[in-house]
Predicted 3D model of a 73-nucleotide RNA (transfer RNA) from an Ignavibacteria bacterium.
RNA sequence: GUCCCCUUAGCUCAGCGGAUAGAGCGCUUGGCUUCGAACCAAGAGGUCGGGGGUUCAAAUCCCUCAGGGGACA
Numbered sequence: 001g002u003c004c005c006c007u008u009a010g011c012u013c014a015g016c017g018g019a020u021a022g023a024g025c026g027c028u029u030g031g032c033u034u035c036g037a038a039c040c041a042a043g044a045g046g047u048c049g050g051g052g053g054u055u056c057a058a059a060u061c062c063c064u065c066a067g068g069g070g071a072c073a
Stems, first nucleotide, its partner, number of pairs: 001072007010025004018056001027043005049065005
């Protein structure tokens, strides 16, 4: 330099144009326990990386920027 992939909750990740955007782990509160762990119940936590566009409608499609990874040179 050319090309490809990834970016969604604190972490690891689902979500193939229409549902209140979800799961596991973690966290908080309560139960249980002598106290913890485990287990049970409930809960909080998201400008879906930024900006623009297409569409009646975008996490999802297109462009661009940023960050990360990779292949080739």
Model confidence (mean pLDDT): 81 of 100. Lineage of the source: Bacteria > Pseudomonadati > Ignavibacteriota > Ignavibacteria. The sequence is in RNAcentral, with records from ENA. It matches the Rfam family "tRNA". It is annotated as a transfer RNA.